[in-house]
């Protein structure tokens, strides 16, 4: 120094519900608030997966397309504190 493994938070982040904005919608911000989290830090055209369909395309009904999202789904990067 590399690599694997337990634990710990002074302290960090912050679901769901509710207000308040944006948006078609998923979602996204702020706000309250805590389910949870040892990477709940980062990374969405260029690894899979997932969600929504303004508009489109075919249409009877209704299906289907991201160019829209979603990292707290799995990936992938980069990292603290104590210790084996």
């Nucleotide at each position: 120094g590399c690599g694997u493994c337990c634990a710990u938070a002074c302290g960090g982040c912050a679901a769901a519900c509710c207000c308040g904005g944006c948006g078609a919608a998923a979602g996204c911000c702020g706000g309250c608030g805590g389910c949870g989290c040892a990477a709940a830090g980062c990374u969405a055209c260029a690894g899979g997966g997932g969600c929504u369909a303004c508009g489109g395309u075919c249409g009877a009904a209704g299906a289907c397309c991201a160019u829209g999202c979603c990292a707290g789904c799995c990936a992938g990067c980069u990292g603290c504190c104590a210790g084996a």

The RNA shown here (c-di-GMP-I riboswitch aptamer) has 84 nucleotides. It was read from a public genome assembly, where an Rfam model found it. The prediction has a mean pLDDT of 80. Of the family's consensus pairs, 95% are formed in the model.